């Protein structure tokens, strides 16, 4: 220098164009002499950033940033 992949909740990950979810974690309650486990509930996102396409974008296109891998 070139190519490919990834970026979504505190963490690990779903979601093939129609209002973004799960598990774990956190908080509260129940249970218990107490703790853990179990049960119930709650809160939590500029979907990496900017532009474009579209009636509508987490998903498509372009660029940027960060990380990983490969080639030279």
């Nucleotide at each position: 220098g070139g190519a490919u992949c990834a970026u979504u909740a505190g963490u690990u990950c779903a979601a093939u164009g129609g209002u973004a979810g799960a598990a774990c974690a956190u908080u509260c309650g129940c249970c218990u002499c107490a703790u853990a486990a179990g049960c119930g509930a709650a809160a939590u996102g500029u979907c990496a950033c900017a532009g474009g396409u579209u009636c509508g974008a987490u998903a498509c296109c372009u660029g940027u940033a960060u990380g990983a891998u490969c080639c030279a």

This is a predicted structure of a 72-nucleotide RNA (transfer RNA) from Allocoprococcus comes.
The sequence is in RNAcentral, with records from ENA.
The coordinates come from a structure-prediction model, not an experiment, and the mean pLDDT is 80.